This is a predicted structure of a 591-nucleotide part of an RNA (large-subunit ribosomal RNA, domain I) from a Sandaracinaceae bacterium.
Context: one part of a larger RNA
């Protein structure tokens, strides 16, 4: 030095654990914001870096409720103080709530600057008001252009801007890739970006499919199948349905038009009018056109107006006046409906749940171990409760709870009655008025459709041209007959479905600190970068701090050696186990 054994020291590996994360049902919620949001600055405590709370009323204010003995966050000690006159704590509802931030008086290098008007104050200062757009009102000016219109100026009062995780709808919209290269093709209308919106959106009540004949379905949505088929493709890669079946859910409506009517504008210009009959009367009255409102009406065995007949009962009233009669309105009886559509809006009462919470059965011994009993042993008991958690080691009976069963002065949210509102029918015949226009359609380039132009239907919009109205139109995969269906060019609509940023509550053949969120700890924190942005490492004394009084060595350290606690100090805060690398140290032993 080399091996060995033994014993220390570094050093954090294992096992144990877990306060935190995943994940998966269910159930609420599905928004917040000019009444100042989301997310920050800087404040705020006796003393305070951080965090948490809060906001000049600043770890707090007032009220109404729940609790019931301590309390002044995390966080210990010290100082003062609060509390059975009910603190602290939790739950509604209020006050406060600086500054920045959409940020909105005006500027800015966010959390700073500096201005105008009113009020009040001797003044320092207070305290309000000053943003921009779009509709609507009102006064005013006010073109081409005379009236007038457009436009414009102030004044009121309403919306709105910002901020969200994913899910949706629209408007743009890619490349790598893959075709073993690459252009049509794919990737994909998928990444991304911009608009909007809801708690879901979006579809949605056929100009939809069907069908050899005879015949039949009967809105959207969603998932099963059909079916990787029919097809479609440099017929390459690839993409890829419907018909119709099974299920989930189920709900159907409103206008525009014809027509009748009020109101207003203009034109026409003294009578063609004023429900009819007669007699008065009125005539700014009718008539035609524009706008705007009611009433009407909503379909495809077409259906609707207009006229003529037929259908429930009373009561008022209107119709230029009186009589007759006919018309119409309204109320009420009767029928139905309802606050998601279908027409709309509120109030009040119960009744449930949601934001605090309350009640809750039943053990004892032991001279067994051991620090400690919940473990042994011996003898009960409880159970609508032996789900689990904690308690000095394993407790149905010690605590917390769990089974049942209770609650709410305040909010909120359902459903339900009333109250209130709101609707009200059909038939036949003649008549040929009306059924959504620069729209269907039809050329040209193009896009969606499973369909890449093809024989290319069907949808949507660019540029040109352009119908009919029921003796019409549209479709059925070019076209055209026939035959079937079906009614576009307005609009609304629940529920089956999509997703979770939050809230509850139960659950895991998930994780256990190099794992599981990047973060179990002052974690998006510290430290990196101008900056977008990128990112950490770090958990465990003991049952209890009982956290080592005294004494010694030491610099009044550091660290250690006695004492003392504790079951254990090789459990000493560098603190549970303490593995290996690497480091010492006594022993053998080799050389």
């Nucleotide at each position: 030095g080399g091996c060995g054994c033994g014993u220390g020291g570094u050093g954090g590996a294992u096992g144990c654990c877990u306060a935190g994360g995943c994940g998966u049902g269910g159930a609420g919620a599905g928004g917040c914001g000019a009444u100042g949001a989301a997310g920050g600055a800087c404040g705020u405590g006796g003393a305070c870096a951080g965090c948490u709370g809060c906001g000049a009323u600043a770890a707090g204010c007032u009220u109404c409720g729940g609790g019931g003995a301590g309390c002044c966050g995390c966080u210990a000690a010290c100082a003062g103080g609060c509390u059975u006159u009910g603190a602290u704590c939790c739950g509604g509802a209020g006050a406060u709530u600086u500054c920045c931030g959409a940020a909105u008086c005006g500027g800015g290098c966010a959390a700073c600057c500096g201005u105008g008007c009113a009020g009040g104050g001797u003044a320092a200062c207070c305290u309000g008001c000053a943003a921009g757009c779009a509709a609507c009102g009102a006064c005013g000016c006010g073109a081409a252009u005379a009236c007038a219109u457009a436009g414009u100026g102030u004044c009121g009062g309403u919306g709105c801007u910002g901020c969200c995780a994913a899910c949706c709808c629209a408007g743009g919209g890619a490349a790598c890739u893959g075709a073993a290269a690459c252009a049509u093709c794919u990737a994909a209308g998928u990444a991304c970006c911009u608009g909007g919106a809801g708690g879901a959106a979006a579809g949605u009540a056929a100009a939809u499919c069907a069908a050899g004949u005879c015949a039949g379905a009967g809105a959207u949505u969603c998932c099963c199948c059909u079916a990787g088929u029919a097809g479609u493709g440099g017929c390459g890669a690839g993409c890829g349905a419907a018909c119709g079946g099974g299920g989930a859910a189920g709900a159907g409506c409103c206008c525009a038009a014809a027509c009748c009517u009020g109101a207003u504008c203009a034109g026409u210009g003294u009578a063609a009018g004023c429900c009819u009959a007669a007699g008065a009367g009125c005539g700014u009255u009718g008539c035609u056109g524009g706008u705007c409102g009611g009433g009407g009406g909503u379909u495809g065995u077409g259906g609707g107006a207009u006229c003529a007949c037929u259908a429930u009962u009373u009561c008022a009233g209107a119709u230029u006046c009186u009589u007759a009669g006919g018309u119409c309105u309204g109320g009420a009886a009767c029928g139905g409906a309802g606050u998601u559509a279908c027409c709309a809006a509120a109030u009040u009462a119960g009744u449930c749940g949601c934001u605090a919470g309350c009640c809750g059965a039943a053990c004892a011994g032991u001279u067994c171990u051991g620090g400690a009993a919940a473990g042994g042993c011996u003898g009960g008991c409880u159970a609508g409760a032996a789900a689990g958690g904690g308690u000095g080691a394993a407790a149905g009976c010690c605590c917390c709870g769990u089974a049942c069963g209770c609650g709410a002065a305040a909010g909120c949210g359902a459903c339900u009655a009333a109250u209130c509102u709101c609707c009200g029918a059909a038939g036949u015949g003649a008549c040929a008025c009306c059924c959504g226009a620069g729209u269907a359609c039809c050329g040209c380039a193009g896009g969606a459709c499973a369909c890449g132009u093809g024989a290319a239907a069907u949808c949507c919009g660019g540029c040109g041209g352009g119908a009919a109205u029921c003796u019409g139109g549209g479709a059925g995969g070019a076209c055209c007959a026939u035959c079937u269906u079906c009614c576009a060019a307005g609009g609304c609509u629940a529920a089956a479905u999509a997703c979770u940023a939050c809230u509850c509550c139960a659950c895991g053949a998930c994780c256990g600190a190099u794992a599981g969120u990047g973060a179990a700890c002052a974690a998006g924190u510290a430290c990196c970068g101008u900056g977008a942005g990128g990112g950490a490492a770090a958990g465990g004394u003991g049952a209890a701090a009982a956290g080592a009084a005294c004494c010694c060595c030491g610099g009044c350290u550091a660290g250690g050696g006695g004492a003392g606690u504790g079951a254990a100090a090789u459990a000493g805060u560098a603190c549970c186990u303490g593995a290996a690398a690497c480091c010492g140290c006594g022993c053998g032993u080799c050389u």

The RNAcentral record of the full RNA draws on ENA.
Its mean pLDDT, the model's own confidence on a scale to 100, is 81.
The source organism's lineage runs through Bacteria, Pseudomonadati, Myxococcota, Polyangiales and Sandaracinaceae.
Its Rfam family is "Bacterial large subunit ribosomal RNA".